[in-house]
Context: one part of a larger RNA
Molecule: small-subunit ribosomal RNA, 5' domain
Organism: metagenome
RNA sequence: GGACGAACGCUGGCGGCGUGCUUAAUACAUGCAAGUCUACUUGUCUUAUGGUAGCAAUAUUAUAAGAAGAGUGGCGCACGGGUGAGUAACACGUAGGUAAUCUACCUUCAGGACUGACAUAAUUCAGCGAAAGCUGGACUAAUAUCAGAUAAAACAACGAUCUGGCAUCAGGUUGUUGUCAAAGCUCCGGUACCUGAAGAUGAGCCUGCGGUCCAUUAGGCAGUUGGCGGGGUAAUGGCCCACCAAACCAACGAUGGAUAGCUGGUCUGAGAGGAUGAUCAGCCACACUGGAACUGAGACACGGUCCAGACUCCUACGGGAGGCAGCAGUAAGGAAUAUUGCUCAAUGGCCGAAAGGCUGAAGCAGCAACGCCGCGUGAAGGAUGAAGGGAUUUUUCUUGUAAACUUCUGUAAGAGGGGAAAAAUAUACUUUAUUUAUAGAGUAUUGAUUGUACCCUCAGAGUAAGCCCCGGCUAACUACGUGCCAGCAGCCGCGGUAAUACGUAGGGGGCAAGCGUUGUCC
Numbered sequence: 001g002g003a004c005g006a007a008c009g010c011u012g013g014c015g016g017c018g019u020g021c022u023u024a025a026u027a028c029a030u031g032c033a034a035g036u037c038u039a040c041u042u043g044u045c046u047u048a049u050g051g052u053a054g055c056a057a058u059a060u061u062a063u064a065a066g067a068a069g070a071g072u073g074g075c076g077c078a079c080g081g082g083u084g085a086g087u088a089a090c091a092c093g094u095a096g097g098u099a100a101u102c103u104a105c106c107u108u109c110a111g112g113a114c115u116g117a118c119a120u121a122a123u124u125c126a127g128c129g130a131a132a133g134c135u136g137g138a139c140u141a142a143u144a145u146c147a148g149a150u151a152a153a154a155c156a157a158c159g160a161u162c163u164g165g166c167a168u169c170a171g172g173u174u175g176u177u178g179u180c181a182a183a184g185c186u187c188c189g190g191u192a193c194c195u196g197a198a199g200a201u202g203a204g205c206c207u208g209c210g211g212u213c214c215a216u217u218a219g220g221c222a223g224u225u226g227g228c229g230g231g232g233u234a235a236u237g238g239c240c241c242a243c244c245a246a247a248c249c250a251a252c253g254a255u256g257g258a259u260a261g262c263u264g265g266u267c268u269g270a271g272a273g274g275a276u277g278a279u280c281a282g283c284c285a286c287a288c289u290g291g292a293a294c295u296g297a298g299a300c301a302c303g304g305u306c307c308a309g310a311c312u313c314c315u316a317c318g319g320g321a322g323g324c325a326g327c328a329g330u331a332a333g334g335a336a337u338a339u340u341g342c343u344c345a346a347u348g349g350c351c352g353a354a355a356g357g358c359u360g361a362a363g364c365a366g367c368a369a370c371g372c373c374g375c376g377u378g379a380a381g382g383a384u385g386a387a388g389g390g391a392u393u394u395u396u397c398u399u400g401u402a403a404a405c406u407u408c409u410g411u412a413a414g415a416g417g418g419g420a421a422a423a424a425u426a427u428a429c430u431u432u433a434u435u436u437a438u439a440g441a442g443u444a445u446u447g448a449u450u451g452u453a454c455c456c457u458c459a460g461a462g463u464a465a466g467c468c469c470c471g472g473c474u475a476a477c478u479a480c481g482u483g484c485c486a487g488c489a490g491c492c493g494c495g496g497u498a499a500u501a502c503g504u505a506g507g508g509g510g511c512a513a514g515c516g517u518u519g520u521c522c
Stems, first nucleotide, its partner, number of pairs: 001522004006518005013375006019368002021333001026331003030328003035075003039072004044067010082286003092210007101203002106199007114148004123138006154179011184191002212258003219249002224246004229241003261283004265276004288309005311322004339365001341364003347361001348359004378408004388399004412463001414458005422449001426445009466511005471492003477506005487494002
């Protein structure tokens, strides 16, 4: 000198864009953050129409439409969002391998979707319990479940044969035997279902190399190292097991300990390098602590399940409930870090044929000079060099064109009007073209932000400047007070009666909505 997720002191006009618990991975009141559906079932409510009873009110029943709700079922909940505790490791980065693998939804291609059946939730009845909830009887549906049929390019076994390679092998053709599938709904336009092949996407596993400190850590290791056989997995493998052998790692630093998420990047520097890993992006790990599996294409699952533990809450003392490192917010800790806001209009995600629903993702707004950038606090003229202040050799010097005064301007703030873009590639309708479900055109509808940005008008210099420093380094000096006191100080050092170094004043210098100090890095 530069930089900062900064803090503190004094001061503080506006806007744009960013950023904002670095400490206690401490504990959490309250609300919200993951639902949705042309598969199916049932009760309730509303409306309309009709029937029955009744003089009527009304009661009851049937049909249709609608609403909210419950349940079975499908898809999603493994994404998105948070945090950095752990981890020195194939965790990450980079380059490869997979002839050792899987992949829901999506795309393309080929083929298929036949015939039946048993249950169960909801509901109702009964019972237990303070509650959470649980048990039993009866009834019912499906795209739930099960059985049969069909069956190849799939899978398995046994053969034949060809081609190739990378050791185990890979691929093709063919024969026999065996095994495995399906679901309907519909507004009739579609959409959904089953099998196989290929693609796309995503993931698993393996390997070379690379990036911290300590030798005041020198030996470490028995599933340890390898083999054979098995189990397990989508898949290789001591991943696990039985048996056999005695290996394996290490001064090119094993083992142990300390510290730490890694990277793209960021800061600095001419570079080499050094430091760092907030925001944004990629990967990893974690979800009160520890362990485990279930479901599923995918989890050993933040807002799922089970067990144990600590803590908090409810309880009728028998037993139960919970997990903000999601968004707000609270307490605590701390030098220190924001609103219990608005909207799904856009972008994206999930469900749905669609309309649409959900979305604290996201888009916006609020708070904070926390940072960067921009603008303003007026401009020009104006000497009697006014008054006042300060200094003074008492004459003047200085503040100083500064002010007053004159002539202007009108940014920002204020008041009053007008007023967007973000909205289409969305939806509905009309229409044109053809390949008849796609493309083009037109009309209508849809904005949280927001009456915001922006534009015009009005008024009026009116509403807007401070902070630090002035001995040398280092730009900027005098007076008074104090008298080794009070104090200053980054270093050298100032202060003991003429202090340009302390305090105050005048003047001056620097930066400026900031200025200084502290901390950290280069």